[in-house]
Annotation: The prediction has a mean pLDDT of 81. This is a predicted structure of a 72-nucleotide RNA (transfer RNA) from a Nanobdellota archaeon. It matches the Rfam family "tRNA". Rfam classes the family as a transfer RNA.
RNA sequence: GCGGUAGUAGUAUAGUGGUUAGUAUCGGACGUUGCCAACGUUUGGACCGGGGUUCGAGUCCCCGCUGCCGCA
Repeated sequence: GCGGUAGUAGUAUAGUGGUUAGUAUCGGACGUUGCCAACGUUUGGACCGGGGUUCGAGUCCCCGCUGCCGCA
């Protein structure tokens, strides 16, 4: 330099065009307990950046950034 692949809460991950972006973990509050742990209820937090297509984009396309793999 070229090609492929991935990027979603603090962390891990689901989501192949439309319902409030889901789950686990994590943080806060409350309950249970003499206290802690554990457990339960509730709540908080995310789509890598920019542009395009579309009535509608986490999802499709283009450019860029970062990681990984391969080729040279």
RNAcentral holds the sequence, with entries from ENA.